[in-house]
RNA sequence: GCCCUCGAAACUCACCUGGUGGAGUGCCGCACUCGUAACGCGGAAGAGCCGGUUCGAUUCCGGCCGGGGGCU
Numbered sequence: 001g002c003c004c005u006c007g008a009a010a011c012u013c014a015c016c017u018g019g020u021g022g023a024g025u026g027c028c029g030c031a032c033u034c035g036u037a038a039c040g041c042g043g044a045a046g047a048g049c050c051g052g053u054u055c056g057a058u059u060c061c062g063g064c065c066g067g068g069g070g071c072u
């Protein structure tokens, strides 16, 4: 330098050929308990950045940035 792949909640991952984004763990609150933990209920929290296509983009296209792998 070129090619492939991945970037989403604090973490690990679903959703992904377009139409309001979910789970588990964690966090906060409540309930339970003599008290704590566990269990139960509720809540907050997110699509790497820029641009394009489109009525509409996490999704499709391009560039950039970052992680991983390969080739020379």
Base pairs, nucleotide, nucleotide: 001071002070003069004068005067006066007065010025011024012023013022019055027043028042029041030040048064049063050062051061052060
The RNA shown here (transfer RNA) has 72 nucleotides and comes from a Deltaproteobacteria bacterium. Its mean pLDDT, the model's own confidence on a scale to 100, is 84. NCBI's taxonomy places the organism under Bacteria, Pseudomonadati, Myxococcota, Myxococcia. Rfam family: tRNA.